[in-house]
RNA sequence: AUCAAGAGUCGUGGAGGGACCGGCCCGUCGAGACGACAGCAACCAUCCUGAGAAAAGGAAACGGUGCUAAAUCCGGCCUCGCAUAGCGGGGAAAGAU
Numbered sequence: 001a002u003c004a005a006g007a008g009u010c011g012u013g014g015a016g017g018g019a020c021c022g023g024c025c026c027g028u029c030g031a032g033a034c035g036a037c038a039g040c041a042a043c044c045a046u047c048c049u050g051a052g053a054a055a056a057g058g059a060a061a062c063g064g065u066g067c068u069a070a071a072u073c074c075g076g077c078c079u080c081g082c083a084u085a086g087c088g089g090g091g092a093a094a095g096a097u
Base pairs, nucleotide, nucleotide: 001097002096003095008037009036010035011034012033016026017025018024020076021075022074023073038068039067040066043064044063046059047058048057049056072094077091078090079089080088081087082086
C1' cells in the first nucleotide's frame, strides 16, 4: 500500500477445516495436508516512457513469491443514523500478501 474482482482438476491419504474468540459455514458425495498438471493476479525481478539505478505511468507473463469455497465468510474495538438485546453506514484493531 492492497484485501466486494479473478482462477481447479486429478492422485495419495483419512477427520478435520475456515488464523484467534463468538457466530455461521465447508467436510466420509472425502476436510486440512502433500504431489502432479492447469489457471488467476501482477508484489519482486524484466522491458518501455522519463535528464536519471528517482517518482509516476505503461507493457509482457520466461524467472522468484502469492493465490485458485463463502467480502479477509460475518462480527469482536470506537463512532454515526434509525430506534433499541436489533438493523444499516464509516473508521480502527487483528490477519494475509
RNAcentral holds the sequence, with entries from MGnify. Predicted 3D model of a 97-nucleotide RNA (SAM riboswitch aptamer (S box leader)) from a marine eukaryotic metagenome. It matches the Rfam family "SAM riboswitch aptamer (S box leader)". Rfam's curators write: The SAM riboswitch is found upstream of a number of genes which code for proteins involved in methionine or cysteine biosynthesis in Gram-positive bacteria. The coordinates come from a structure-prediction model, not an experiment, and the mean pLDDT is 81.